The RNA shown here (transfer RNA) has 73 nucleotides and comes from a Bacteroidales bacterium. Its Rfam family is "tRNA". By type it is a transfer RNA. The organism belongs to Bacteroidales, within Bacteria.

[in-house]
RNA sequence: GCCUCUUUAGCUCAAUCGGUAGAGCAUCUGCCUUGUAAGCAGAGGGUUACAGGUUCGAUUCCUGUUGGAGGCU
Numbered sequence: 001g002c003c004u005c006u007u008u009a010g011c012u013c014a015a016u017c018g019g020u021a022g023a024g025c026a027u028c029u030g031c032c033u034u035g036u037a038a039g040c041a042g043a044g045g046g047u048u049a050c051a052g053g054u055u056c057g058a059u060u061c062c063u064g065u066u067g068g069a070g071g072c073u
C1' cells in the first nucleotide's frame, strides 16, 4: 500500500426480507431476612462509532472517515 471482518446500554451480546432497539450480568428502589448473600417485583440507563446518500421509513442497503482484529505484498 491492498483485501476481508468488526464497531448497538457500564460489560457480554441479540434484533430473521428495511417497519418506532431488547435480553443476561451489573447499578438503584421495594419485598423477604436479626443482618448479609440468595430469591421475588420494579426502575433508570442508547445521537445503534462519526459524516453523508437512497427510501414514506435505515442498527439493517450504498459511499467516505476513525478505532479494533486478521490476511497478502
Base pairs, nucleotide, nucleotide: 001072002071003070004069005068006067010025011024012023013022019056027043028042029041030040031039049065050064051063052062053061